[in-house]
Molecule: small-subunit ribosomal RNA
Organism: Vitis hybrid cultivar
RNA sequence: AGAGUUCAAUCCUGGCAUAGGAUGAACGUUGGCGGCAUGCUUAACACAUGCAAGUUGGACGGGAAGUGGUGUUUCCAGUGCUGGAUGGGUGAGUAAUGCGUAAGAACCUAUCCUUGGGAGGAGAACAACAUCUGGAAAUAGUUGCUAAUACCCCGUAGGCUGAGAAGCAAAAGGGAAAAUCCGCCCAAGGAUGGGCUCGCGUCUGAUUAGCUAGUUGGUGAGACAAUAGCUUACCAAGGCGAUGAUCAGUAGCUAGUUUGAGAGGAUGAUUAGCCACACUGGGACUAAGACACGACUUAGACUUUUACGGGAGACAAUAGUGGGGAAUUUUUCGCAAUGGGCAAAAGCUUGAUGGAGCAAUGUUGUGUGGAGGUAGAAGGUGCACGGAUUGUGAACUUCUUUUUCUGAAGAAGAAGCAAUGACAGUAUAUGGGGAAUAAACAUCAACUAACUCUAUACCAGUAGUCAUAGUAAUACAGAGGAUGCAAGCGUUAUCCAGAAUGAUUAGGCAUAAAGCGUCAAUAGGUGGCUUUUUAAGUCUGCCUUCAAAUCCCAAGGCUCAAACCUAGACAUGCGAUGGAAACUACCAAGCUGGAGUACGGUAGGAGUAGAGGGAAUUUUUUAUGGAGCAGUGAAAUGCAUAGAGAUUGGAAAGAAUACCAACGGUAAGAGCACUUUACUGGGAUGACACUGAUAUUGAGAGAUGAAAGCUAGGUGAGCGAAUGGGAUUAGAUAUCCAAUAGUCUUAGCCGUAAAUGAUGGAUACUUGGUGUUGUGUGUAUCGAACCAUGCAGUGUUGUAGCUAACGUGUUAAGUAUCCCAUUUGGGGAGUACAUUCGUAAGAAUGAAACUCGAAGAAAUUGAUGGGGGACCACACAAGCGGUGGAGCAUGUGGUUUAAUUCGAUGCAAAGUGAAGAACCUUACCAGGAAUUGAUAUGUUGCGAAUCCUCUUGAAAAAGAGGGGUGCUUUUGGGAACUUGGACACAAGUGGUGCAUGGCUAUUGUCAGCUUGUGUCAUAAGGUGUUCGGUUAAGUCCUGCAACGAGCGCAACCCUUGUGUUUAGUUGCCAUCAUUGAGUUUGGAACCCCUGAGCAGAUUGUUGGUGAUAAGCCAGAGGAAGGAGAUGAUAGUGUCAAGUUAUCAUGCCCCUUAUGCCUUGGGCCACCCAUGUGUUACAAUGGUCGGGACAAAGGGUCGUGAUCCUGCAAGGGUGAGCUAACUCCAAAAACUCGUCCUUAGUUCGGAUUGCAGGCUACAACUCGCCUGCAUUAAGCUGGAAUUGUUAGUAAUCGUUGGUUAGCCAUACGACGGUGAAUUUAUUCCCAGGCCUUGUACACACCGCCAGUCACACUAUGGGAGCUGGCCAUGCCCGAAGUUGUUACCUUAAUCAUAAGGAGAGGGAUGCCGAAGGCAAGGCUAGUGGUUGGAGUGAAGUCGUAACAAGGUAGCCGUAUUAGAAGGUGUGGCUG
Repeated sequence: AGAGUUCAAUCCUGGCAUAGGAUGAACGUUGGCGGCAUGCUUAACACAUGCAAGUUGGACGGGAAGUGGUGUUUCCAGUGCUGGAUGGGUGAGUAAUGCGUAAGAACCUAUCCUUGGGAGGAGAACAACAUCUGGAAAUAGUUGCUAAUACCCCGUAGGCUGAGAAGCAAAAGGGAAAAUCCGCCCAAGGAUGGGCUCGCGUCUGAUUAGCUAGUUGGUGAGACAAUAGCUUACCAAGGCGAUGAUCAGUAGCUAGUUUGAGAGGAUGAUUAGCCACACUGGGACUAAGACACGACUUAGACUUUUACGGGAGACAAUAGUGGGGAAUUUUUCGCAAUGGGCAAAAGCUUGAUGGAGCAAUGUUGUGUGGAGGUAGAAGGUGCACGGAUUGUGAACUUCUUUUUCUGAAGAAGAAGCAAUGACAGUAUAUGGGGAAUAAACAUCAACUAACUCUAUACCAGUAGUCAUAGUAAUACAGAGGAUGCAAGCGUUAUCCAGAAUGAUUAGGCAUAAAGCGUCAAUAGGUGGCUUUUUAAGUCUGCCUUCAAAUCCCAAGGCUCAAACCUAGACAUGCGAUGGAAACUACCAAGCUGGAGUACGGUAGGAGUAGAGGGAAUUUUUUAUGGAGCAGUGAAAUGCAUAGAGAUUGGAAAGAAUACCAACGGUAAGAGCACUUUACUGGGAUGACACUGAUAUUGAGAGAUGAAAGCUAGGUGAGCGAAUGGGAUUAGAUAUCCAAUAGUCUUAGCCGUAAAUGAUGGAUACUUGGUGUUGUGUGUAUCGAACCAUGCAGUGUUGUAGCUAACGUGUUAAGUAUCCCAUUUGGGGAGUACAUUCGUAAGAAUGAAACUCGAAGAAAUUGAUGGGGGACCACACAAGCGGUGGAGCAUGUGGUUUAAUUCGAUGCAAAGUGAAGAACCUUACCAGGAAUUGAUAUGUUGCGAAUCCUCUUGAAAAAGAGGGGUGCUUUUGGGAACUUGGACACAAGUGGUGCAUGGCUAUUGUCAGCUUGUGUCAUAAGGUGUUCGGUUAAGUCCUGCAACGAGCGCAACCCUUGUGUUUAGUUGCCAUCAUUGAGUUUGGAACCCCUGAGCAGAUUGUUGGUGAUAAGCCAGAGGAAGGAGAUGAUAGUGUCAAGUUAUCAUGCCCCUUAUGCCUUGGGCCACCCAUGUGUUACAAUGGUCGGGACAAAGGGUCGUGAUCCUGCAAGGGUGAGCUAACUCCAAAAACUCGUCCUUAGUUCGGAUUGCAGGCUACAACUCGCCUGCAUUAAGCUGGAAUUGUUAGUAAUCGUUGGUUAGCCAUACGACGGUGAAUUUAUUCCCAGGCCUUGUACACACCGCCAGUCACACUAUGGGAGCUGGCCAUGCCCGAAGUUGUUACCUUAAUCAUAAGGAGAGGGAUGCCGAAGGCAAGGCUAGUGGUUGGAGUGAAGUCGUAACAAGGUAGCCGUAUUAGAAGGUGUGGCUG
């Protein structure tokens, strides 16, 4: 300090998730020791038992124990003093009666300290005790006796009250031989502690906006320690609140803790301060202090006891129990220390506290050994089989003893003469023994340090995010290894950080979430220039305070550390005080620049009301006229001979105002347009008279606000939701025709729009160019215009800057200031509930549960479009010939079968692999055999090898017999070959073409595909490669931030077309001879031909055109003209295209079989479908007879002449030829004649019968050919579809490979004859280029909204029902304070002796808790059913959106429809 995740890639916005730290933690797993801390976060739930507050006999009467007695001593119930208001616990309540901080005045303060003074006189009781009585008990009562430091009266008083006179208020003794000690009373002061008041700070909600009756203030009185409506009587009507009252929810507050760079955020365990509480409420008493945790009283609930009458109790003290819970300890030791209470003191007491125990809960320290040790052992893993790794790790040798075990010793903490130690026989030091007792956990795809093997196969599982697993998983599980951390490790939960995702520091708002539709204005905020005053803000010096602890820092000592201790620093804050006066503010006085007023002329669809006009439309009427009109993509519904439409004249009505018209004007915006009148608002400009900051923004409130819609009237021509009819369609709730509301108007509502510049308002500043509107100035002119220039508006282009980019850019989205509105992931949802407004429709305000990891902006490259532009191609068009119909051949599918082996399946499979299945081939099936194998390498034994015969068998094979002895040698043997044995293996046309190589098809002979350097852009990327021309071509030229280059194109290569040189055998032949014949002799002159070489074509030339280019068009010459024709040659990539059965190959599988041998069968099946072909349907023909002309190819296991023979296929014979020599070999269409004469024929030849031939071991399944006989379908082929642009189509034959033969009508090659049409790009298909849109990127076979059906989830409404909380009114009214009363009682005192004062009891009044009744508010749960929402690999219906998405989309509104949606009306361009 960052990093992951939206995309094909990029940048941005934006959320989600992660690495860090922390915890009173819990869970899983593991666990050696010590120190120091910490330990019910949940039920303020209920509690058994023990203990936690006593003390004092030196205040008092008395009782008891003990002693033989006296005395003394000790203990004790009771009276009295003092303390039980501290300590300890908890956080329920409390949003201020609290807390924090800083102040204040009207108070009290036991004990303690200081000072001054004092204690005289008198008296009456009550406990205990004794007696009696009630009661189960707890306890209660009667009578009698008694003491005090208990109680009371009088006197006294430096005190209190009062203007004063005057009045009022005290005391106690005890111990001691004594000095003296401990107490008591009054007053003053101090200290300590406490009560009260006030400023500031202190959570969330406005879907809580009004609250308040002792309420706010005053006067009198009361009460209190004290102020005060604290209480009461009377008077007044106040007080609080958008700076958030009231109400609701939540919560003890703080020092601190934690995190963070900080500002901040979260938190409030332990420790410390304050507060509140003590089963739940109420209440007072006592006291210095309480409305009292271990006191009292009362009510309630609960527990417990009871003799049923009545009692007792309160662990949120400490241990402990139950319960709840993921979860939190011992019913321990001691008062030795520190501290508290009482006491004169000894002392007693203290679950405060000091210790120990339990728990890895945290933190800190330490150990589990150190050194040497390669045969780099064994074992494990893995392997390229060589090695590598675990790994100096272990073993082994040696050393040490922290820890551990054991022995003996043994503290400090104890102060003040002694005594006194729970911890504890602990810490510590020391002797002995022996490496001995001691390592786990998580992770290893990326983020994130660390990698391989095996198994599994979208299964099991993993996962914080992205994601992973579908047969080669570094992601699951195991193993080996590695990494991290370590007595722990990992997970979960929560908080902060990262997160500048709440932004004061420090964000945004055109398009990502986000500017109110607009305006004027209130509170509030902010505010021009000059001078003065003050000192509130501000700055500065000094002071007080901000408890201690903590944090930080420096020392110290426990071996170190943590913990501890000492000192320092810090403490932003609040307050006091002195100073400064620039800025803000205040006071006072001025100014004119902001703002406004008055004045001059001026522009304008600015507003309201009235009057008037013409064009068009519709209706109606008259006339003319006579058949259609209207409407659509095409039709129909509709109108029309009862006269439409058309044309002419007249009349009526309503609505809207052509041209001018503009990117122009005007208004705050919505909006505003014929002419004219009246009234009214605002603007700009000019001149510079007046006021003198009067300004700006603007929460709430107010005004206005298109269209649609609503209420009540009016009007109603056209248009026109709904509706009806007709079409289209699979359907058509949409496009056509008719037509209602509406549209218009008056009065009133509604209050919303893509109300948009998707850009709030104001002010200032910051380069320019060019239009336009209004109004000035200058110059000029007769005038207008032009030109220059100012102000105000409104456009366009564009610099700097800004921006994620697009863009914006003096009309800012720049630079600054001020104010307001608003935003914080997508969906759920602008929905629900609640409230306000509205007649309604609805509007405004406006959530949550749940769900996803994205949603989104801009731009890039592709792909795509029923977008655009330009271009090409037998793509269409124009022709010619076919296929599709028939028969047959062949392939495929399907079916069948023991098997019909396998592959290929849109174009780009289907006469394809297969250039040839009777056996073989052959991979398939049935049967029969063998198992190192038919074959290879290694090892070993015998034998040369080879050849021949016989038996069995379907064959493979098994068995028997015979002939034969080779080559080389160092004589041991060796090589080659045959054969036997054992084991490694061999073999596999078994699987995977989605593990691969290679090869191939296709896009496509389409013109494209890239790169270096430079440059532009944040980047993906762009440029180059685009533009203007041109080409078959990214071919070439010009221009250009590009300049070059590569692979493709073209060319180089083969064939062919012309000429020439050269060479003439087997080819050729003029002259001369010759023959039946270039047959022979001869010739090389020519021609043909063959082979080799050369030339030739390059837009070279002329004209036109083009930009002077590239090129194009026409012509000449030329054998050939614009690539002359043809072939081979195939860029980057696409299709997980095809092939594991050509070959090669990884992995998997089989091994007496999925391998091998063999016989027979099958691949040839057959009522089907289909592809490719062939033969035809005839006269441009068929038949018979005669005649002519090729090219290329093949041949010795061959081709086979000639002759003979057969009707023929063929047979016999066997010359020549290893080929320009010979043979196949006859070319056929063609031509000359004959017959046929339009017929299922002398067309056509299938099918079938008989008879033959050939090849071959073999012709049945299953070959070819011949002859005779037979003579089927078929008379030119529906929808549809295919090939082809010149020596081409069509047609005719020839030949080759494969073969023993052949199912070849196939495939490859060859020549003969030889056309027609187009010269263009409108359309269909395909392709590339530029541009444009995009919500697509698996890329339109894309994406995607909605209803319905099913499952699940959360949620709203709901007749109601059940709880909780709060306040109000009334009833009842405990305890108790207080008042009243004089019914009863009454020791101290007064008394005139009757009685009084005072006190107690009773009764009663006010207040008053709980309870009851009533009607409310808020809130939680539940509810038959109902509404929508969300989620869910493969459901249904259609296709609304994204491209012009096939009707452009969207917004508001109304209406309508299964659903998306449609339509009307106004608006927007996104």